[in-house]
């Protein structure tokens, strides 16, 4: 240069166009002399960026960034 694939909480990742979820970590509270376990409760998400189509988009379509992979 070409192609193809992945970007979604700190982390690891589900999510079939209709209110974004888990696990693990973090806060607090309870259990305990204390720790850990374990229980419950809570915070954290401009869904990588811009633009399109749609009533409606994380999810289609175009671009562009960052990453791995393959071809020359």
């Nucleotide at each position: 240069g070409g192609g193809c694939a992945a970007u979604u909480a700190g982390c690891u990742u589900a999510g079939u166009g209709g209110u974004a979820g888990a696990g693990c970590g973090c806060u607090u509270c309870g259990u305990u002399c204390a720790c850990a376990u374990c229980g419950a409760a809570g915070a954290g998400g401009u869904c990588a960026c811009a633009g399109g189509u749609u009533c409606g988009a994380u999810c289609c379509c175009u671009g562009u960034a960052u990453u791995g992979c393959c071809c020359a």
Molecule: transfer RNA
Organism: bacterium